[in-house]
RNA sequence: GCCCCUGUAGUUCAAUGGAUAAAAUAACUCCGUCCUAAGGAGAAGCUCUAGGUUCGAAUCCUGGCAGGGGCA
Numbered sequence: 001g002c003c004c005c006u007g008u009a010g011u012u013c014a015a016u017g018g019a020u021a022a023a024a025u026a027a028c029u030c031c032g033u034c035c036u037a038a039g040g041a042g043a044a045g046c047u048c049u050a051g052g053u054u055c056g057a058a059u060c061c062u063g064g065c066a067g068g069g070g071c072a
Stems, first nucleotide, its partner, number of pairs: 001071007010025003018055001028042004048064005
């Protein structure tokens, strides 16, 4: 330098172009207990970035950024 893959919550990950982006786990609050734990309940938290297509984009297209792989 060229080609391919990946990017969603702190972490692991769902979501056929269509309702308020689903869950597990962690942390937080409450219950629980003599205390801690197990267990139960609750609330909060996310689409890498900039454009484009579309009535509608996490999803499709293009550029950029980051990570991984292959070739040279």

Transfer RNA from a Candidatus Saccharimonadota bacterium, 72 nucleotides, folded computationally. The sequence was found in a public genome assembly. NCBI's taxonomy places the organism under Bacteria, Bacteria candidate phyla, Candidatus Saccharimonadota. It matches the Rfam family "tRNA". The family's RNA type in Rfam is transfer RNA.